[in-house]
């Protein structure tokens, strides 16, 4: 420099093609089970979808651009 993938709760990720109420599973916090603990159980907890603009009634999803990350080419 030149293609191409990835970015979404503390962590894993689904949801993007085909725009229309942001989902789990793990953590956490309280509870219920127990002499206690673990394990289960219930109940609650939390996300400006990397970030800017832009199309649209309506963007996590389209379009552009900019970070950052990872892969192959020179």
């Nucleotide at each position: 420099g030149a293609g191409c993938c990835c970015g979404u709760g503390g962590c894993u990720u689904a949801g993007u093609c085909u725009g229309g109420u942001a989902g789990a599973g793990c953590g956490c916090a309280c509870g219920a089970c127990u002499g206690a603990u673990a394990a289960u159980c219930g109940u609650g907890u939390g996300g400006u979808c990397a970030c800017g603009u832009g199309u649209u009634c309506a963007a996590a999803u389209c379009a552009c651009g900019u970070c950052g990350g990872g892969c192959u080419c020179a």